RNA sequence: AAUGGGCGUCUAGGGUUCCGGUCCCGUAAGGGGUGUCUGGUCCGAGAGAUGCCAUCCAUCGCCGCACGCGAUGGACACACGGCGGGACAAAAGCCCGGGAGA
Numbered sequence: 001a002a003u004g005g006g007c008g009u010c011u012a013g014g015g016u017u018c019c020g021g022u023c024c025c026g027u028a029a030g031g032g033g034u035g036u037c038u039g040g041u042c043c044g045a046g047a048g049a050u051g052c053c054a055u056c057c058a059u060c061g062c063c064g065c066a067c068g069c070g071a072u073g074g075a076c077a078c079a080c081g082g083c084g085g086g087a088c089a090a091a092a093g094c095c096c097g098g099g100a101g102a
Base pairs, nucleotide, nucleotide: 005053006052007051008050009049010048013043014042018040019039020037021034022033023032024031025030055075056074057073058072059071060070061069062068078098080101084096085095086094
């Protein structure tokens, strides 16, 4: 200096497009306000959990080798972090970002 992989499910967390709650208007249908409304839908972690895949190492096999494929076992560590900006209806531990910085 570089790398520190991908996807799914879930959670911490998040707001309010939809549903619902609630308040007001209305005969009603319906309309408006409200997320400082527990919730359902929804968004959702590099530094949270988990599963699958990928990658690497070793052994064995498929043929004698190379390439490749398969099986088994193992490795896949560490990680303090703003301000500000961005998207979707909106916000966020989402994205900028393993960024700036420490």
RNAcentral holds the sequence, with entries from MGnify. This is a predicted structure of a 102-nucleotide RNA (Guanidine-I riboswitch aptamer) from a soil metagenome. Rfam family: Guanidine-I riboswitch aptamer. On this family, see Reiss et al., Structure 2017: "Structural Basis for Ligand Binding to the Guanidine-I Riboswitch". The model forms 100% of the base pairs in the Rfam consensus.